[in-house]
Molecule: small-subunit ribosomal RNA
Organism: uncultured Chloroflexota bacterium
RNA sequence: AGAGUUUGAUCCUGGCUCAGAGUGAACGCUGGCGGCGUGCCUAAUGCAUGCAAGUCGAGCGCCCCAUGAGCUUCGGCUAUUUUGGGGAGCGGCGAACGGCUGAGGAACGCGUAGGAAACCUACCCUUCGGUGGGGGACAACCCCGGGAAACCGGGGCUAACACCGCAUGCGCUCUCUAGGCAUAAGCCUAGAAAGGAGAGCUUCCGAGCGCCGAAGGAGGGCCCUGCGCCCCAUCAGGUAGUUGGCGGGGUAAUAGCCCACCGAGCCGAUGACGGGUAGCUGGUCUGAGAGGACGGUCAGCCAGAGGGGGACUGAGACACGGCCCCCACUCCUACGGGAGGCAGCAGCAGGGGAUCUUGGGCAAUGGGCGAAAGCCUGACCCAGCGACGUCGCGUGGGGGAUGAAGGCCUUCGGGUCGUAAACCCCUUUUCCGAGGGAAGAGUAAAGACGGUACCUCGGGAAUAAGUCCCGGCUAACUACGUGCCAGCAGCCGCGGUAAUACGUAGGGGGCAAGCGUUACUCGGAAUCACUGGGCGUAAAGGGUGAGUAGGCGGUUUGGUACAUCACGGGUAAAAGCUCCCGGCUUAACCGGGAGAGCACCCGUGAAAUGGCCUAACUAGAGGGCAGCAGAGGCGAGUGGAAUUCCCGGCGGAGCGGUGAUAUGCGUAGAGUUCGGGAGGAACACCAGUGGCGAAGGCGACUCGCUGGGCUGUACCUGACGCUGAGGCACGAAAGCGUGGGGAGCAAACAGGAUUAGAUACCCUGGUAGUCCACGCUGUAAACGUUGGACGCUAGGUAUGGGGGGGUAUCGACCCCCUCCGUGCCAAAGCUUACGCGAUAAGCGUCCCGCCUGGGGAGUACGGCCGCAAGGCUAAAACUCAAAGGAAUUGACGGGGGCCCGCACAAGCGGCGGAGCGUGUGGUUUAAUUCGAUGCAAAGCGAAGAACCUUACCAAGGCUUGACUUGAUAGCAGUAGAAACCCGAAAGGGCAACAAACCGUAAAGUCGGUAACUAUCACAGGUGCUGCAUGGCUGUCGUCAGCUCGUGCCGUGAGGUGUUGGGUUAAGUCCCGCAACGAGCGCAACCCCUGUCCCGUGUUACACUCUCACGGGAGACAGCCCCCCACAAGGGGGAGGAAGGUGGGGAUGACGUCAAGUCAGCAUGGCCCUUACGCCUUGGGCUACACACACGCUACAAUGGUGAGGACAACGGGAAGCCAACCCGCGAGGGGGAGCAAAUCUCAUCAAACCUCAUCUCAGUUGGAAUCGGAGGCUGAAACCCGCCUCCGUGAACGCGGAGUCGCUAGUAACCGCAGGUCAGCACCACUGCGGUGAAUACGUUCCCGGGCCUUGUACACACCGCCCGUCACGUCAUGGAAGCCGACAACACUUGAAGUCGCCGCGCUAACCUUUACGGGAAGCAGGCGCCGAAGGUGGGGCUGGUAACUGGGACGAAGUCGUAACAAGGUAACC
Repeated sequence: AGAGUUUGAUCCUGGCUCAGAGUGAACGCUGGCGGCGUGCCUAAUGCAUGCAAGUCGAGCGCCCCAUGAGCUUCGGCUAUUUUGGGGAGCGGCGAACGGCUGAGGAACGCGUAGGAAACCUACCCUUCGGUGGGGGACAACCCCGGGAAACCGGGGCUAACACCGCAUGCGCUCUCUAGGCAUAAGCCUAGAAAGGAGAGCUUCCGAGCGCCGAAGGAGGGCCCUGCGCCCCAUCAGGUAGUUGGCGGGGUAAUAGCCCACCGAGCCGAUGACGGGUAGCUGGUCUGAGAGGACGGUCAGCCAGAGGGGGACUGAGACACGGCCCCCACUCCUACGGGAGGCAGCAGCAGGGGAUCUUGGGCAAUGGGCGAAAGCCUGACCCAGCGACGUCGCGUGGGGGAUGAAGGCCUUCGGGUCGUAAACCCCUUUUCCGAGGGAAGAGUAAAGACGGUACCUCGGGAAUAAGUCCCGGCUAACUACGUGCCAGCAGCCGCGGUAAUACGUAGGGGGCAAGCGUUACUCGGAAUCACUGGGCGUAAAGGGUGAGUAGGCGGUUUGGUACAUCACGGGUAAAAGCUCCCGGCUUAACCGGGAGAGCACCCGUGAAAUGGCCUAACUAGAGGGCAGCAGAGGCGAGUGGAAUUCCCGGCGGAGCGGUGAUAUGCGUAGAGUUCGGGAGGAACACCAGUGGCGAAGGCGACUCGCUGGGCUGUACCUGACGCUGAGGCACGAAAGCGUGGGGAGCAAACAGGAUUAGAUACCCUGGUAGUCCACGCUGUAAACGUUGGACGCUAGGUAUGGGGGGGUAUCGACCCCCUCCGUGCCAAAGCUUACGCGAUAAGCGUCCCGCCUGGGGAGUACGGCCGCAAGGCUAAAACUCAAAGGAAUUGACGGGGGCCCGCACAAGCGGCGGAGCGUGUGGUUUAAUUCGAUGCAAAGCGAAGAACCUUACCAAGGCUUGACUUGAUAGCAGUAGAAACCCGAAAGGGCAACAAACCGUAAAGUCGGUAACUAUCACAGGUGCUGCAUGGCUGUCGUCAGCUCGUGCCGUGAGGUGUUGGGUUAAGUCCCGCAACGAGCGCAACCCCUGUCCCGUGUUACACUCUCACGGGAGACAGCCCCCCACAAGGGGGAGGAAGGUGGGGAUGACGUCAAGUCAGCAUGGCCCUUACGCCUUGGGCUACACACACGCUACAAUGGUGAGGACAACGGGAAGCCAACCCGCGAGGGGGAGCAAAUCUCAUCAAACCUCAUCUCAGUUGGAAUCGGAGGCUGAAACCCGCCUCCGUGAACGCGGAGUCGCUAGUAACCGCAGGUCAGCACCACUGCGGUGAAUACGUUCCCGGGCCUUGUACACACCGCCCGUCACGUCAUGGAAGCCGACAACACUUGAAGUCGCCGCGCUAACCUUUACGGGAAGCAGGCGCCGAAGGUGGGGCUGGUAACUGGGACGAAGUCGUAACAAGGUAACC
């Protein structure tokens, strides 16, 4: 620091996704040790049990126990009782701290800075003064009583630092007076009057601890204020104690804090009120930063203590472990009543994905009480549990190749795991065992942690590795399994038989006591843009204007000091962060020091800039004066042309309309034409890329009223300006209301056509409407898809309006300058590109509006507006991995231009109809083997299926096999094998006979080889995959194209070159040109053929010739004329055998069709292995209702038949061609000469043709199918299933519908001949050969195919493309909805607990006063009443959520139905 993903590719826009860091985490797999941290994020749910706040006898009385003393009747008793301990009580202090939690709360709650002249403060410190003298009670205790209990009542006794008077009294409090200071109410000094205190305890003494009043301090607290602190405006108005005042109450204290009265204010777009959410901060995480998110542990503050309310006590509470009441819940109960509050520490249940021990200790730190000892302390210090986090350590180190075994892969050679292991040497962190053993502690003792850390010794490589990933992003690849299955997946995407993407294995990569996953935060994301984005076409300029608030604002002077800046001071807690130093072996962790830090406050200063005040200016703005142009607006009037209608005349059959028709009109007289009339709407020509207006918009003429603009002048004002949220006004068409009007046009509607349909396009009609008046509506592709204003930044050209100047004239005719407007081209610059370019989309300033992925959706709900239609504002769930912009290359178009081709046209002959042949489909079959399937499959593979072929079927057989290579063993009566038996054959059985080679001279019962037998490797497969492949082939297409190097242009894909002007068969050539060259194609080189020459030549007797072979010449637009551009080239002509590539062939660019072929061959993978292999016999490939393709023969007289006659070329021939001659009607047979062939032969004859004759238009003397009979040939064998001959038979068929094919010259057509294959089988196929031998081409509009340029595109598996909507089905979320059920906060009425306050207080009462001591007073209590008041009840509403018959649309889904709307002029241009 970026990366992946939209496309065929590109650039841009834009979203989604990933890599990083983090966490109070959880889950999966795994788990050795230690340090330091950390641990209910959910139910502020409910809680068993224990503990968490007591202490003081040096405040007080009493009881009990022990003890000392005395007495004793030895039981015990006694007190001015000794000492110690225990218990409850009175009293004091504490319990308001500490600890927990985050519910509530959007608030002076928190943070920060201030204020208090408006305040309080127990304990502590300092100072001053005082501590005199009295009184009356109540607990405990005793007695009685009530109750189940909790507890309670009555009577009696008693102490105090408990309680109450009195005296005194300061600098205290209050009132008044005077003075000073300050100023906001205050403070100080002096005086007067009034009020107000007290307690003792310990001690031998000294003294100590207390107590009261006052002042001050420290620390703590209450109150007030400035500023800051989340989301929603689909919450816009809120408010009656509300806002202020006077008076009073109340408080420590200010205050509507509360009350009475008076006034009517107060808050709000700088967001009141309402709703939602949330403890705030120091800080934490992330980030380069600015920011964003968060607020657990630690620290500060706040708030809470089951829910709600309340006060009491107190220095302090409205009080977690206090009280009272209401409510809910739990427990006890004798049913009468009671008890309780873990959000303290542990712990339990529950909830949850999830969060610990009912541990030890007060040793340390801190706290309460105490004079102290000390007691208490779940604060705290420790330990335990959890890899929850973080830091550190370990699981060993060195050597070790035969590269062991084994695994995996393999091209079978090997590679890899891998120095890894084994094995040898070494070490001991950790672990186990043993011994020693702290600091933390001060002060003699006292250490929970802890026999821990640490140290020493011994033992032994021992006790210790996993997890995720390996298609790209992203580091790491193979095999097998699976076969769109199972599965994976963060995004893109993998899986449909060779998956580096699934599963497993081997191997590899990453991290490591952890590794992954999930969730969440920041980052990447400049993707809300302050730093740091945009708005012509990607999302985004408001339809337009005038203008309110607001924002911004010209030149100069003086002042001020609010902003701003500088310096100084204060605050900014600690912790945290950064740096340095230090302590634990290191680190984490901890300690010390220093630093940084926004911001706020105070003081002093500066005065440039902004603000404010002031004085001026004229360049902005406005006005005056003089002119100018204009469809600017409104009203009233006027005019002509045309359409339609009405009336009349003429006239007589049609008119009208269309692609063509029809509906319609017309003999009741249309249309046409002439005249007259009525009425409405719109204003031809002028007219322009022209003018005016803010926009919408404005078009005949005249008049009236009226807005704006431009030019000139420089007379006036003196910044008066720009923009403009809300609000206001204007605002095309359509639409709505009321009333008019209505000629033409024309939604709806009707009819006619078209069509598969045609609720359309076309036609005939036609109503709203279009027009007018008044009132609504308020939208638009309201567009320049470009908000307004101002300034600045090259030019050129055209035009509208105005002014000026020059020249000069008949005249601004012309030329020039300038201001305003409207267009085009273009520099710089900008832009993703297209493009913009003084009319900016350039460079700047100011203000407004708007955008933040696509769909859902400009929709729902809510609100506002509207008569309605509807408009404005405006979401979410859900869903997708894109949706887009510009440009590029293609492809395509029922787009355009140019140009080719037997493409059409012109012509000749066919096919399609018949019969037959062949192939195919289909059907059939045991099998009818397989492949080929539009062109480019179908007389194709097959250039020859009776067996064979043969791959198919049936049956019978074989199993190392019909065939290759190798190994082991056996192997002389072995290999081989006659005859014989079974059999259809194959095969099986039996079996006479009977071997070969080498080692050796020879032989053999020797060895080896071959063969054979057995076994094992293997053979074999026309089994599958042509979509795993090679090779070969078809096709576009013999079309003229396809590319490269360098350069140049472009951000880039890419372009240029290759486009353009000519020309050509051709990207052929020429010219031009930011291109210059080059390659594959074209052409040429090669072959055949046409003319000539040379050489050679047999197979003629000979030879110039012919012929054959070899070599060469010739043709090049070379020559002449013309055209073109002087080129390339074209037209004509001469010569020539041949003339403009002479004719033909071979030759097929880059590529396309996953085209064809695994069955020609080869080959990866898969499959079969007594069979999917092999052999054999027979059958099938030859089937037959049909359909198609390619042919043959015909339908006849340009013919048939008979007779006679003539002329080829290419070729073949030895298991061959076969002559003469003989036989047969013939096929053929006999015969045997010649020939490996210019010699012989097929082959006597070529046929069409020519001559003569006949047939006479007919199903024939056309036509030959079919069938019968008789023969011939090949072959083991012609039944299925060959060919030929002869005799007989003699079908369809009389020229072929729609449609369709070939051919441009030696071509078509017609005619025969040869060859390959082959035993045989082909005049019907194929490949060749020659013979006879035409017609036509005006031309390129149209059909088909193709080339080049251009255009549009939403296509790119590319038009056989893409794609829209309804309907049907499934899933999901959501809106509406009669209703039903909840939550929340208010309001009204009602009831009203506790309690404070107020009033009453006839009952009750020790202290003080009085008294005759009975009583009365004062003060108080119970009780009563009242205000307020939690909660409850009732009621109507508000708001919000859930649910709902039914219903609306939406999203997605493999595929379905109907049509074809859009994208090419998408076939009616599209869209708003």